This is a predicted structure of a 254-nucleotide part of an RNA (large-subunit ribosomal RNA, domain VI) from a metagenome. Its mean pLDDT, the model's own confidence on a scale to 100, is 89. It matches the Rfam family "Bacterial large subunit ribosomal RNA". Rfam links the family to the GO terms ribosome and structural constituent of ribosome. RNAcentral holds the full RNA, with entries from SILVA.
Context: one part of a larger RNA
RNA sequence: UGUCGGAUGAUUGAGAGGAGCUGUCCUUAGUACGAGAGGACCGGGAUGGACGUACCUCUGGUGUACCGGUUGUGGCGCCAGCCGCAUCGCCGGGUAGCUAUGUACGGACGGGAUAACCGCUGAAAGCAACUAAGCGGGAAGCCUCCCUCAAAACCAGUCAUCCCUAUCAGGGCCGUGGUAGACCACCACGUCGAUAGGCCGGGUGUGCAAGUGCGGUAACGCACUGAGCUGACCGGUACUAAUCGCCCGACCGG
Numbered sequence: 001u002g003u004c005g006g007a008u009g010a011u012u013g014a015g016a017g018g019a020g021c022u023g024u025c026c027u028u029a030g031u032a033c034g035a036g037a038g039g040a041c042c043g044g045g046a047u048g049g050a051c052g053u054a055c056c057u058c059u060g061g062u063g064u065a066c067c068g069g070u071u072g073u074g075g076c077g078c079c080a081g082c083c084g085c086a087u088c089g090c091c092g093g094g095u096a097g098c099u100a101u102g103u104a105c106g107g108a109c110g111g112g113a114u115a116a117c118c119g120c121u122g123a124a125a126g127c128a129a130c131u132a133a134g135c136g137g138g139a140a141g142c143c144u145c146c147c148u149c150a151a152a153a154c155c156a157g158u159c160a161u162c163c164c165u166a167u168c169a170g171g172g173c174c175g176u177g178g179u180a181g182a183c184c185a186c187c188a189c190g191u192c193g194a195u196a197g198g199c200c201g202g203g204u205g206u207g208c209a210a211g212u213g214c215g216g217u218a219a220c221g222c223a224c225u226g227a228g229c230u231g232a233c234c235g236g237u238a239c240u241a242a243u244c245g246c247c248c249g250a251c252c253g254g
Stems, first nucleotide, its partner, number of pairs: 005163007015149004021049007033038001051106005059100004066093005071086006110144003117137004164253001170248004174190005195241003198237005205229002211224005
């Protein structure tokens, strides 16, 4: 842009893509078979490998705006307490998120038409023969069944609701953001408001702050103290910012 008025929401599925793997063990059964040695088909069950999809409860990784320890050096006048730099200085942990080595699930079952092959009935050819007419069975393969996309499927489908002569239905611009993201798009929200920040409460993580007192010559220890601090997590709360607004958008469509 089109889909023959304009919208919002919900759908059908032509078609396309994905998936399609396999081991071992138990049982049937030491049965059938076989002189023995050995040793099944069919059927039922369990557990793996590789691969794939989703996820982060668990186990771990990462986690340079979280917490702690510590070295050298510079600074805040000095002590104390802090800060800068040194790969995040080095080191020990670690929330959210993202992750695999972690967790869950998948290949199936079934139906249809067939291949090789196995048959039924049966002439030509009084017999025979699965075939010539006709009818069955039969594969990890084919078409379905399962998952995803999908009406731009130009035969452009279907359903519900809304709107119509001065402005409607609806959409966009702008702003706050993230379950989204390179941009765009998508999604949530814009005071009739919890969208983000702040604040409050909780959680989580660190691991016992500063200061003071006591003990020790001191390093340091003990008490107040499971303290203090705490990004992204879970809730609450209009304190701050989403102000005010503008634009597009049907001429009742044969």